Context: one part of a larger RNA
RNA sequence: AACGAACGCUGGCGGUAGGCCUAACACAUGCAAGUCGAGCGAGAACGCACUUUCGGGUGUUAUUAGAGCGGCGGACGGGUGAGUAACGCGUGGGAAUCUACCCAGUAGCGGGGGAUAACUUGUGGAAACGCAAGCUAAUACCGCAUACGCCCUAAGGGGCAAAGAGGGCUGUUUACACUAUUGGAUGAGCCUAUGUCGGAUUAGUUAGUUGGUGAGGUAAUGGCUUACCAAGACUACAAUCCGUAGCUGGUUUGAGAGGAUGAUCAGCCACACUGGGACUGAGACACGGCCCAGACUCCUACGGGAGGCAGCAGUAGGGAGUAUUGGACAAUGGGCGCAAGCCUGAUCCAGCGAUGCCGCGUGAGUGAAGAAGGCCUUCGGGUUGUAAAGCUCUUUCAGUAGGGAAGAUUGUGACGGUACCUACAGAAGAAGCUCCGGCUAACUCCGUGCCAGCAGCCGCGGUAAUACGGAGGGGGCGAGCGUUGUUC
Numbered sequence: 001a002a003c004g005a006a007c008g009c010u011g012g013c014g015g016u017a018g019g020c021c022u023a024a025c026a027c028a029u030g031c032a033a034g035u036c037g038a039g040c041g042a043g044a045a046c047g048c049a050c051u052u053u054c055g056g057g058u059g060u061u062a063u064u065a066g067a068g069c070g071g072c073g074g075a076c077g078g079g080u081g082a083g084u085a086a087c088g089c090g091u092g093g094g095a096a097u098c099u100a101c102c103c104a105g106u107a108g109c110g111g112g113g114g115a116u117a118a119c120u121u122g123u124g125g126a127a128a129c130g131c132a133a134g135c136u137a138a139u140a141c142c143g144c145a146u147a148c149g150c151c152c153u154a155a156g157g158g159g160c161a162a163a164g165a166g167g168g169c170u171g172u173u174u175a176c177a178c179u180a181u182u183g184g185a186u187g188a189g190c191c192u193a194u195g196u197c198g199g200a201u202u203a204g205u206u207a208g209u210u211g212g213u214g215a216g217g218u219a220a221u222g223g224c225u226u227a228c229c230a231a232g233a234c235u236a237c238a239a240u241c242c243g244u245a246g247c248u249g250g251u252u253u254g255a256g257a258g259g260a261u262g263a264u265c266a267g268c269c270a271c272a273c274u275g276g277g278a279c280u281g282a283g284a285c286a287c288g289g290c291c292c293a294g295a296c297u298c299c300u301a302c303g304g305g306a307g308g309c310a311g312c313a314g315u316a317g318g319g320a321g322u323a324u325u326g327g328a329c330a331a332u333g334g335g336c337g338c339a340a341g342c343c344u345g346a347u348c349c350a351g352c353g354a355u356g357c358c359g360c361g362u363g364a365g366u367g368a369a370g371a372a373g374g375c376c377u378u379c380g381g382g383u384u385g386u387a388a389a390g391c392u393c394u395u396u397c398a399g400u401a402g403g404g405a406a407g408a409u410u411g412u413g414a415c416g417g418u419a420c421c422u423a424c425a426g427a428a429g430a431a432g433c434u435c436c437g438g439c440u441a442a443c444u445c446c447g448u449g450c451c452a453g454c455a456g457c458c459g460c461g462g463u464a465a466u467a468c469g470g471a472g473g474g475g476g477c478g479a480g481c482g483u484u485g486u487u488c
Base pairs, nucleotide, nucleotide: 001487002486003485005484006483007482008481009480012360013359014358015357016356017355019352020318026315027314029313030312031311034072035071036070039069040068047060048059049058050057051056079271080270081269088196089195090194091193092192093191094190097188098187102184103183104182105181106180107179108178110144112142113141119134120133121132122131123130124129149160150159151158152157164176197243198242199241204234205233206232209231210230211229212228213227214226215225216224246268247267248266249265250261251260252259253258273294274293275292276291277290296307297306298305299304324350326349327348328347332346333344334343335342336341363393364392365391366390373384374383375382376381397429399424400423401422402421403420407415432477433476434475435474436473437458438457439456443472444471445470446469447468453460454459
C1' cells in the first nucleotide's frame, strides 16, 4: 500500500461498486422455457337468457378453456470450479470438415396412398401409468412423376425432392412457408509450433503400446476401432509416478525488474446427486430430457412408484464470516408467432449490511468577568479556554408541504410522486475511536508495589512507575477508529 475480509467500540446523509472465499453438504415451498389456431382433427364447464312432461333441452359463453398430433425453441441465457498439469488454456500457424435460423444466386413446388394420437367403448392398477377394440386429420408418414443442379460410377449408366395455410368462390399480386443445389456470413469440430506449479527421499515407462497394409467408423484427419505384419515409441532438454491447481485478459504490490493472485466484469474450458450409456436433433452424449446401476430422501393398498437448487429467493448445517421466500417485463436482449401478443428470477430496479471507494454534514461570527466546575500547584498562580454562557446570523443534509422529469423514435415507466425545483420551521436531529518510555507525534497527579497487569521489538512493574489501572491534559485519524489475518 492492498483486501469478496472478520472481530471490538462507535455510527448522521447521499452517490457508486461489491456481498457463502467454509460443506461440488442436504434441501420444505414458490417461481426460473416456452410458444404457434395463419399446420391439424376434436372441443367442454360455471354463469346468463329462453323453454320444460321438472328428467332435461336450446341459445350464448365459444374462432373459448384445458388436453392431443405437428413445427420451432428447451445445445442459448443463468450457476459452479469438483475434476483437469492437459492441445485444457494463452499466442501463432494449418487442412481432411459440418453449420438450424440469416443473406445472395439457380431450378422447382405435379399427382396419389396407407396409418395414428386425440375421441368412443371395454378393461388392469392403491398410485405412477397402462392394455385391447373401433373412428379421424395434417406443414406427421410413404410410394410415383419430374431433376437446372447434386450424389455414385466399371464413364455405358444408375440414384435423390417438395406442403401448404391466411372465413367461402373466381382472378391477379405480394409477403410467409416447402424442396434441391451453389456461394456467403456466423458458430463449431480437428491438427500443429511454442509457453504454462512443486517434488529425483519418484529413473526408468509403454502391448493398441510405435509404425505399416487391408477393412470398418466419423461431418472430417487419425490405432479412432479391428485383422495381419514389423518392433518399435517416450526419457536426465526430466519420461513415468506423487502432490497441488480450472486457464487467460487482468488484479495487487513495486521506481523498475520481479513477487503474489485469478472475487466482481469479459473470453475459453469442465461439471450438473455419484458412475456409465446412448436416443432425438443442424447442434447434446443434454443443469430444470431419456435409460441402467449406486447412495440418500419421500409415497405406497407392500405388488410398485417419485425426486435431484453448483438457476432466483429461501431453510438446515458448517463457519470468524456473506443479503429479500421483493417489483416489473417500462428499457436492453432472448424464444415462439404474419401479427396482436405470450414467456423470460436473463435483465432492469427496489430491500438488507459503514463491506470498500468518493462526497457532504454535525454550524458560522462575535464573545475575558479569562465565569463556575475539573486538574495541577512552589499556594503566588497555572491550565482546560474563545472553549462555554451571552449577543448576532445562516439552514447544506435530514424533516414537512407544493410542483415534478429524462430514461419512450407510434404506444407502453417497475423504478417512483424517485431524481430535481420551490416554500416553511428551527442550531435545531447528527462524534467517536485509538494512542501519549524509545522506535513514534503527544505529560502530569493519584492508586498499585516483580502483585495486579502491559507488550509489535527493546522491555516496564520489587513504595516517589511519563511503560500497569484511573483522572486531568495532550497527539493522531475521523463516520469511522483500533485489532487480527493474508499479499507485496